SAM riboswitch aptamer (S box leader) from a Thermoleophilaceae bacterium, 101 nucleotides, folded computationally. Rfam family: SAM riboswitch aptamer (S box leader). Rfam's curators write: The SAM riboswitch is found upstream of a number of genes which code for proteins involved in methionine or cysteine biosynthesis in Gram-positive bacteria. The sequence was found by an Rfam model in a public genome assembly. The organism belongs to Thermoleophilaceae, within Bacteria. Its mean pLDDT, the model's own confidence on a scale to 100, is 84.
[in-house]
RNA sequence: GUUGCAUCGAGAGGGGUGGAGGGACAUGGCCCUGUGAAGCCCCGGCAACCACCUCGGAUCCACGGAUUCGAGGGAUGGUGCCAAUUCCUUUGAGAUGUGAU
Numbered sequence: 001g002u003u004g005c006a007u008c009g010a011g012a013g014g015g016g017u018g019g020a021g022g023g024a025c026a027u028g029g030c031c032c033u034g035u036g037a038a039g040c041c042c043c044g045g046c047a048a049c050c051a052c053c054u055c056g057g058a059u060c061c062a063c064g065g066a067u068u069c070g071a072g073g074g075a076u077g078g079u080g081c082c083a084a085u086u087c088c089u090u091u092g093a094g095a096u097g098u099g100a101u
Stems, first nucleotide, its partner, number of pairs: 001101008013043005021032003025092001026090001028088002044082003049078003052073009086093001
């Protein structure tokens, strides 16, 4: 990069640096922003996808266990996220996680 699946109306911000844009892109809106945008750094937080732990079902088993599905747990690890429903609109598309390639 391509592709399968899941999620996207909940939740969670301060400081430093920076110096004019930002809310992915396109149309039309609406909004944030010199009372300091984006980016970068530090600290903090949210959430619970994966890892992890517990319980139950199913399948396999060399009887040690393995795989898978469901429910629950905590927040240690890997990500992600922390204005507004992915800001709204066209569902076009996009984002994040996980698997495959």